RNA sequence: AGCGACAUAGGGGAGAGGUUAACCCGUCGGGCUCAUAACCCGAAGAUCACUAGUUCGAAUCUGGUUGUCGCUU
Numbered sequence: 001a002g003c004g005a006c007a008u009a010g011g012g013g014a015g016a017g018g019u020u021a022a023c024c025c026g027u028c029g030g031g032c033u034c035a036u037a038a039c040c041c042g043a044a045g046a047u048c049a050c051u052a053g054u055u056c057g058a059a060u061c062u063g064g065u066u067g068u069c070g071c072u073u
Stems, first nucleotide, its partner, number of pairs: 001072007010025003018056001027043005049065005
């Protein structure tokens, strides 16, 4: 330099045009217990990397930018 993949709650990770953006771990509150853990119930937490476009409607499709990983010379 060229090519490809990826970027979504604190961490992991689904979702491929219209549902409330799941689920697991963690956090917070409650229950249980002499107490802690485990277990049970509930809650908060994501303007979906950024920016423009397409569309009645975009996390999802398209262009550009940034970052990470990989391949080729």
Transfer RNA from a Pseudomonadota bacterium, 73 nucleotides, folded computationally.
The sequence is in RNAcentral, with records from ENA.
The organism belongs to Pseudomonadota, within Bacteria.
It matches the Rfam family "tRNA". Rfam describes the family as follows. Transfer RNA (tRNA) molecules are approximately 80 nucleotides in length. By type it is a transfer RNA.